[in-house]
RNA sequence: AGGGGAGUGGCUCAACGGUAGAGCAACGGUCUCCAAAACCGUCGGUUGAGGGUUCGAAUCCUUUCUCCCCUGCCA
Repeated sequence: AGGGGAGUGGCUCAACGGUAGAGCAACGGUCUCCAAAACCGUCGGUUGAGGGUUCGAAUCCUUUCUCCCCUGCCA
C1' cells in the first nucleotide's frame, strides 16, 4: 500500500428500513438468625465519528477513526 472482518448499556451479544432489547453485572425488595442462591422490580444507550438517501436508518450509500486477520513493498 491492497483485500477482508469487527465497533450497540459496565461486560458478552441481539435487533430480515418501522423508531434499540436479552443475559450477566449494579441498585432496591421478598426470603433467611446472617449471608449466598432463588424470585420480583428498577436504573443505565449521542448504536465509534461526520455527511447523504428515506415519511422513517444500528441496518442502505459515502468519507473518516480504532482494533483484528491475510497479501505485498522497503529496510